The RNA shown here (small-subunit ribosomal RNA) has 1510 nucleotides and comes from an uncultured Coriobacteriia bacterium. The prediction has a mean pLDDT of 85. It matches the Rfam family "Bacterial small subunit ribosomal RNA". The sequence is in RNAcentral, with records from ENA and SILVA.
[in-house]
RNA sequence: UAAACGGAGAGUUUGAUCCUGGCUCAGGAUGAACGCUGGCGGCGUGCUUAACACAUGCAAGUCGAACGAUUAAAGCCCCUUCGGGGGUGUAUAAAGUGGCGAACGGGUGAGUAACACGUGAGCAACCUACCUUCUGUACUGUGGACAACCCAAGGAAACUUGGGCUAAUACCGGAUACUCCUUACCUGCCGCAUGGUAGGUUCGGGAAAGCUUUUGCGACAGAAGAUGGGCUCGCGGUCCAUUAGCUAGUUGGUGAGGUAACGGCCCACCAAGGCGAUGAUGGAUAGCCGGGUUGAGAGACCGACCGGCCACAUUGGGACUGAGACACGGCCCAAACUCCUACGGGAGGCAGCAGUGGGGAAUUUUGCGCAAUGGGCGAAAGCCUGACGCAGCAACGCCGCGUGCGGGAUGAAGGCCUUCGGGUCGUAAACCGCUUUCAGCAGGGAAGAUUAUGACGGUACCUGCAGAAGAAGCUCCGGCUAAAUACGUGCCAGCAGCCGCGGUAAUACGUAUGGAGCAAGCGUUAUCCGGAUUCAUUGGGCGUAAAGCGCGCGUAGGCGGCUUGUUAAGUCAGGUGUUAAAUCUGAGGGCUCAACCCCCAGCCGCAUCUGAAACUGACAGGCUUGAGUUUGGUAGAGGAAGAUGGAAUUCCCAGUGUAGCGGUGGAAUGCGCAGAUAUUGGGAAGAACACCAAUGGCGAAGGCAGUCUUCUGGGCCAUAACUGACGCUGAGGUGCGAAAGCUAGGGGAGCAAACAGGAUUAGAUACCCUGGUAGUCCUAGCCGUAAACGAUGGGCACUAGGUGUGGGGAGUAAAUACUUUCCGUGCCGCAGCUAACGCAUUAAGUGCCCCGCCUGGGGAGUACGGCCGCAAGGCUAAAACUCAAAGGAAUUGACGGGGGCCCGCACAAGCAGCGGAGCAUGUGGCUUAAUUCGAAGCAACGCGAAGAACCUUACCUGGGCUUGACAUAUAGGUGAAGCGGCGGAAACGUCGUGGCCGAAAGGAGCCUAUACAGGUGGUGCAUGGCUGUCGUCAGCUCGUGUCGUGAGAUGUUGGGUUAAGUCCCGCAACGAGCGCAACCCCUGUCGUAUGUUGCUAACAUUUAGUUGAGGACUCGUACGAGACUGCCGGCGUCAAGCCGGAGGAAGGUGGGGAUGACGUCAAGUCAUCAUGCCCCUUAUGUCCAGGGCUGCACACGUGCUACAAUGGCCGGUACAACGGGCUGCGAGCCAGCGAUGGUAAGCGAAUCCCUUAAAGCCGGCCCCAGUUCGGAUUGGAGGCUGCAAUUCGCCUCCAUGAAGUAGGAGUUGCUAGUAAUCGCGGAUCAGCAUGCCGCGGUGAAUACGUUCCCGGGCCUUGUACACACCGCCCGUCACACCACCCGAGUCGUCUGCACCCGAAGUCGCUGGCCUAACCCGCAAGGGAGGGAGGCGCCGAAGGUGUGGAGGGUAAGGGGGGUGAAGUCGUAACAAGGUAGCCGUACCGGAAGGUGCGGCUGGAUCACCUCCUUU
Repeated sequence: UAAACGGAGAGUUUGAUCCUGGCUCAGGAUGAACGCUGGCGGCGUGCUUAACACAUGCAAGUCGAACGAUUAAAGCCCCUUCGGGGGUGUAUAAAGUGGCGAACGGGUGAGUAACACGUGAGCAACCUACCUUCUGUACUGUGGACAACCCAAGGAAACUUGGGCUAAUACCGGAUACUCCUUACCUGCCGCAUGGUAGGUUCGGGAAAGCUUUUGCGACAGAAGAUGGGCUCGCGGUCCAUUAGCUAGUUGGUGAGGUAACGGCCCACCAAGGCGAUGAUGGAUAGCCGGGUUGAGAGACCGACCGGCCACAUUGGGACUGAGACACGGCCCAAACUCCUACGGGAGGCAGCAGUGGGGAAUUUUGCGCAAUGGGCGAAAGCCUGACGCAGCAACGCCGCGUGCGGGAUGAAGGCCUUCGGGUCGUAAACCGCUUUCAGCAGGGAAGAUUAUGACGGUACCUGCAGAAGAAGCUCCGGCUAAAUACGUGCCAGCAGCCGCGGUAAUACGUAUGGAGCAAGCGUUAUCCGGAUUCAUUGGGCGUAAAGCGCGCGUAGGCGGCUUGUUAAGUCAGGUGUUAAAUCUGAGGGCUCAACCCCCAGCCGCAUCUGAAACUGACAGGCUUGAGUUUGGUAGAGGAAGAUGGAAUUCCCAGUGUAGCGGUGGAAUGCGCAGAUAUUGGGAAGAACACCAAUGGCGAAGGCAGUCUUCUGGGCCAUAACUGACGCUGAGGUGCGAAAGCUAGGGGAGCAAACAGGAUUAGAUACCCUGGUAGUCCUAGCCGUAAACGAUGGGCACUAGGUGUGGGGAGUAAAUACUUUCCGUGCCGCAGCUAACGCAUUAAGUGCCCCGCCUGGGGAGUACGGCCGCAAGGCUAAAACUCAAAGGAAUUGACGGGGGCCCGCACAAGCAGCGGAGCAUGUGGCUUAAUUCGAAGCAACGCGAAGAACCUUACCUGGGCUUGACAUAUAGGUGAAGCGGCGGAAACGUCGUGGCCGAAAGGAGCCUAUACAGGUGGUGCAUGGCUGUCGUCAGCUCGUGUCGUGAGAUGUUGGGUUAAGUCCCGCAACGAGCGCAACCCCUGUCGUAUGUUGCUAACAUUUAGUUGAGGACUCGUACGAGACUGCCGGCGUCAAGCCGGAGGAAGGUGGGGAUGACGUCAAGUCAUCAUGCCCCUUAUGUCCAGGGCUGCACACGUGCUACAAUGGCCGGUACAACGGGCUGCGAGCCAGCGAUGGUAAGCGAAUCCCUUAAAGCCGGCCCCAGUUCGGAUUGGAGGCUGCAAUUCGCCUCCAUGAAGUAGGAGUUGCUAGUAAUCGCGGAUCAGCAUGCCGCGGUGAAUACGUUCCCGGGCCUUGUACACACCGCCCGUCACACCACCCGAGUCGUCUGCACCCGAAGUCGCUGGCCUAACCCGCAAGGGAGGGAGGCGCCGAAGGUGUGGAGGGUAAGGGGGGUGAAGUCGUAACAAGGUAGCCGUACCGGAAGGUGCGGCUGGAUCACCUCCUUU
């Protein structure tokens, strides 16, 4: 110095993770609307809907200097009967002739997909009034008319008709004329063809207008300019192919016509063309652009305001006039609508400005002015101008300003919250001081205008005055997303953009307080862009998430080897033109700033010129490496046709032979004495080809397998020659294409959909079995689909290796073999890639080329349409509606009728039971006034309850009380409690008696009142605490490191070992914690100490350890020792450890106990206790009596006693331990058959008592029976406790003597001092024990073992589960709602074709009727020309017929979607209990089942092969 100014994400799928993928949000914008609110100004903007209908007013007129006639004030002149009249006159006014304008300006966006628009070119194929310049002209005429006007007539009106008069810059004749038109021709120059241009000759033809008296305005011809237009062409910009073929004036030619002009624009004839996959034709939608919004950009969406173009003017058609129109405020016709009417007939067109109705969520005043800008007319003055300039309404948008500023803490009152201390609103207010923008009032007062003229407007602006005075709301506060508390509500009311809140403690609803954000606005709704790289050019993908066509051949197209030359289309550089203005960007300027306005510069395209030649293209030439050909070999289930072989199955015949065969998990149906099965021989038929055989071979894929022959396609290797880019891919197209299926004809052994029967089952339209038809096979023809898969399109090139295998070749070598090369086919693996899994020279790596396909899930590969098919059906392929997910890979768990290893009285081996009986006890059920409540698989049920007659007690009935049965506080009062009498079932009531402590104040007690008490009322799903359970199972975690994107993994897995995550070894792990073990208690041995109430060997004594004595022993109490795989041997890895042995009281944890990791079960308990919230308050509180918890057709659990002889009974006799005891244990003695009673010693206990232990042992009786078994039940008589044993206690005696003779299915405990058996003690307790907790006595059997059942641990595998299998989930049916499809039809819309009718009108013909100008003619008349009328072509609306498209509606039919708790089953997810799925066919209430072929996206076990490591 130049350039550049620019890109953010979040929520939501899961238990968690990564990815894919949709949905949603934060931003900006708007012609907006709605809700709440609203002070001022500036600048803008304002019917997006009904191109719906319009009342009323205005929006296009002007010119008297083109013309005639008329009206007429002043002035002047004349006349006057003074009333006035005449003339002149220039202003004026209305209509007419004439000229110009009316084709501009203004509106709207219906139509239009088109040269309509944009952009760039062209016209040698054109026009252009008014304007400008230049050249030239304007001579002539008794020329002829028509309006106005007058007269007449018709009509309601609109208006019309007839007759008569008249002027012109209106109309007409003649003359003249050019660089004009036209005929023919010559010359020069030029061009892309026709041709153009300049000059010249020539035939014929064509003009005019005046007005004014002024420096005037006009008229005519021609040339040129300018402006405006017309036509043509290149390029560009919408959707649908479920629109694929369209086209007869169609395409072209010749000729004629028509036009300003080219042209099928029109006509006649001729030819048969023209358009289309680079999308014709048709349908839908749409005015196009400059630009606007958004975006980093590329893009996407839009086309309001302003500007350019186009189209339209109620709908459709048509021309006239004109320079220009097929004409918004002109005409004609048709149609619809509206209005007037005298019913005969007429009038109208706001998509101009206002305004009205209507529609709608929604869009303004029937304003002022031509002062400015611009337009029309005019010579001008001027007139007109709803264009325009202004004002009004609207927060509709943008921009600016204000609603005050400073001070002020007893941090006032009040609100809200509170842990009650306080905090907050909050310097906020009050109060003090100051200021006056805006608004208000008053005064002055513009620019916009150069002379005049100002609607805006007494406006902008300036000055002065008063006073904080008049001026703040809206939304939000769970996350995204800035900002929280209280109360109310209780899945209600409600919120919600997404996720989601609300079922009694809601930061999510409503309100309040506080806070956050914006602010004259704030929110909501709608729409667009963004975020969305979510259509991906920039800038995505396709193995498993959505996505590779089943596979070839090949057309168009796309892409393409080495080399030389030319060219210059692409490409690149520079120049020129254009890219309107506005907008935008940069710079500058003006309104006080800004919005707004002004000025300068820039702006990606297109066209053209010049240049370059590397690359692409084009043309010409060459080359050999791509591709191909020839030659020699070679492997092969490659294909087609024909022939042929053996084994097996079935059938038939015959023989042998006899009662079964067959089939299954087990059976049955079936076959068989009419002789099956079995076996032997013979025969028939069809289909398929064991072994070889293989991750082996061949083929494009589907697919291909006995053997032989013939025909035939392709590959590979080697070799040298040839061609010379001939190549790759491939939309359409075409061919091939498993199985099933279809048509016709054969064939049919086996197998086998459907079907039948038998089983199974709750059912079984299945799985299993017995049969069995299509079919499977062949020929010919269809079908065209599969998990047609490597879920991986084709081609080429490049990028480490290792190891198998098939085919060919080369080298070395005698051979096995080794090395090497090409092609194919597998596995492992590096870099790299991948979301991960995985792929990895056979890529899913790195690149290039071409094709196909995807864009959330469901609806749906469905509907409709089309094409194909005989059909089945295939191909193509949506939408409404609905959800916030659907998915992929991997992780941790959990689960599996998955696997492996291991453990446990888990099974097995045993012993004893339960389940049967009677009884006890608990529970369910039933009953009841009440049978209080809780506990519910294991882990509720002899549980809470270690003990319900009252009490307990919570339940029921009845009777009472209400500050209460109980606590605290305050105030006031007071003969209170107790005792006695009476009533009463009692509680209680009532009467009498009765005064405590203190010195006093007062206190205790009682009564009254107020706060409050009380609740075994609810919620164990609001909780604490405690407890059960998995489980005394061996597990559960952390730090650091490492691996992985991550969740996570590793450690903790592995090899051993253990009771054990116990220990050892190994290892990307190294350590640590809670658990295990040990430490604690009891018990087993010994020692030391001690020695009473214990013990007693010796001594003494005695009935008796009774006493003396003793400490030896037992025992008690303390403290120690001991056991550690320490020692030996073996095994083991030199380890941990295991096995055996020695010693020892005890041996591998000696036995038993206490001890319960992280956690699970919303496990249990609000009725132990505590406690939040809710509820009751003369009751859900409290007191009392009685009843109930004990009720009994029944079912279950747990026990006791038995069924007997290993027993029962009788007699005798021996040996414990743990414990308990003063409201107690109670000896002894006495009474009683006994329970027990009387009396009474001892003992607060190693002393006394409970306390005789029992089984056992000895002896006797019983003799197998419902018994001398068993004892229920019942009767009688008693005892004990207690206020009280009736409901409802225990015990005793006598009598009674039931069921029961070993217990179905099933099920429990126990591995040693255990089971079994025997008794004893204790807690609770007045009394009551078969229960519970303990104690000792006697004292077994069995364990091969881990297949199975149950539970658990570890590893692994599958998973669609994660509330975790008590999971998830599919389909029919029933109900409700929603959208859609079909539908006899029906209604209107658009449209094609054919025909009919045929308005207006142009054109053509005619024109007998009419006819002023010109010609002939004296005239009459005739002619030329014109017109009315008639005819013809075309022709809108209309009509008829027949098609097409889309829409509305519809009885009924169909599937689909959605919907807390409907029905039936259980299809899928685990091996989902028959592996699943795909295609097809049949069948079935439904999921579905079965057949055939295919796939692995199947678990598990075994085998084979391959690979990795050594």